[in-house]
RNA sequence: GUAGACAUUUGGCAAACUAUCGGAAACGGUAGGACGCAAAGUCAUAGGGACUAACGUCUUUUCAGACUAUGUCAGCCUGACUGCUAAU
Numbered sequence: 001g002u003a004g005a006c007a008u009u010u011g012g013c014a015a016a017c018u019a020u021c022g023g024a025a026a027c028g029g030u031a032g033g034a035c036g037c038a039a040a041g042u043c044a045u046a047g048g049g050a051c052u053a054a055c056g057u058c059u060u061u062u063c064a065g066a067c068u069a070u071g072u073c074a075g076c077c078u079g080a081c082u083g084c085u086a087a088u
Base pairs, nucleotide, nucleotide: 012037013036017032018031019030020029021028022027035075041081042080043079046078047077048076049073050072051071056067057066058065059064
């Protein structure tokens, strides 16, 4: 230096929920809060999957319905890139 793998300590991130702000929504930012996480770091223009349906199209049950991602999720899976500790 590379590969594999376990535990402890220190430190790290932060689900639900609450407040507030942004957004059509999904959802996101900030503050609080901890269910969990050894990549819960980055990539949604790597592939699959999920959510939403503003715009648009169609229907003509119209104060409605259906379809549609160019919107969202990296804490759904795989992949790529980067990275901390570490007895043995």
c-di-GMP-I riboswitch aptamer, 88 nucleotides, folded computationally.
Model confidence (mean pLDDT): 77 of 100.
Rfam family: c-di-GMP-I riboswitch aptamer. Rfam describes the family as follows. GEMM was predicted in a large-scale screen for bacterial structured RNA regulatory elements.